This is a predicted structure of a 265-nucleotide RNA (Bacterial large signal recognition particle RNA) from an Anaerolineae bacterium. The source organism's lineage runs through Bacteria, Bacillati, Chloroflexota and Anaerolineae. A source record names the gene ffs. Its Rfam family is "Bacterial large signal recognition particle RNA". The family is grouped with related families in Rfam's "SRP clan". By type it is a non-coding RNA gene. The coordinates come from a structure-prediction model, not an experiment, and the mean pLDDT is 78.
């Protein structure tokens, strides 16, 4: 050097979490790697730091250290001109709501008379009378009594010698209460009654006449101003996420370096 057969080792790695640490179970990133069994109110371990059981490779593309590069996490008790989102207060300012007051502009109204003064009625109250309307009386009118209403009282019936009286049933006629009718006319009494008539009281709110006065008035819309609530922008705190910055671990990749025994030629 080269063959053969073993060892050391490998047969995925990694970062968050757990944990007194380690690693595997979780989730994620790499990407593509032997198989069975355990494990989250967890498995199995102790710095040589999963166990166990089976199977392949084996001193190298595959084990071992170094760099360079970079997916992807972690952290910076926000490191930054930031961005975004939500919670929270503020009420200086814009903006947008409501309300008061102005009358500078447009608008509408007024010399066919504003504004203002003075009366006057209506509109409210209340009272009397007339009227309408409902109700109850009367007035008329119908019926309406076996006896205890009235007249008449056949027929009978008492009284008398008669003459003649009395009393009085039925029917008839009438009439009480009663129970109807008409509502024309009379009285009484009532209201959610009246283009009604006269009285008395109230009102400055609104309509409205009349006098009188002689140019404003009104406030629809834009402006000006003030007040009020809310908070949309906007200011002031907090908290997430993002994104740029910094550390701090790094998968794959890339280069560089290293690695035993034993036998034979």
């Nucleotide at each position: 050097u080269c063959g053969u057969g073993c060892u050391a080792g490998g047969c995925g790695g990694g970062g968050c979490g757990c944990u007194a640490g380690c690693g595997g179970u979780g989730c994620c990133c790499u990407g593509u790697a032997c198989u069975c069994g355990c494990a989250a109110u967890c498995c199995g371990c102790u710095a040589u730091a999963g166990c166990g059981g089976g199977g392949c490779c084996g001193a190298a593309u595959u084990c071992c250290c170094c760099u360079c590069c970079c997916a992807g996490g972690g952290c910076c008790u926000u490191g930054u001109c930031g961005g975004u989102u939500u919670c929270u207060g503020g009420g200086a300012c814009u903006g947008g709501c409501g309300g008061g007051c102005u009358a500078a502009g447009c608008g509408a109204c007024g010399u066919g008379g504003a504004a203002g003064g003075c009366u006057g009625g209506g509109u409210c109250c209340u009272g009397u009378g007339c009227g309408g309307c409902g109700c109850a009386g009367g007035c008329c009118u119908g019926u309406g009594a076996a006896u205890c209403u009235g007249g008449u009282c056949a027929g009978g019936a008492c009284c008398g010698g008669g003459a003649g009286g009395u009393a009085g049933c039925a029917g008839c006629c009438a009439u009480a209460a009663g129970c109807g009718g008409u509502c024309a006319c009379c009285u009484g009494u009532g209201g959610g009654u009246g283009c009604c008539a006269c009285g008395g009281g109230g009102u400055u709110g609104c309509c409205u006449g009349g006098c009188u006065g002689g140019a404003g008035u009104u406030g629809g819309c834009u402006g000006g101003u003030u007040c009020g609530a809310c908070a949309a922008g906007c200011c002031g705190g907090g908290g997430g996420c993002c994104a740029c910055g910094g550390u701090u671990c790094g998968a794959a990749g890339a280069g560089g370096g290293g690695u035993g025994c034993a036998c034979g030629a």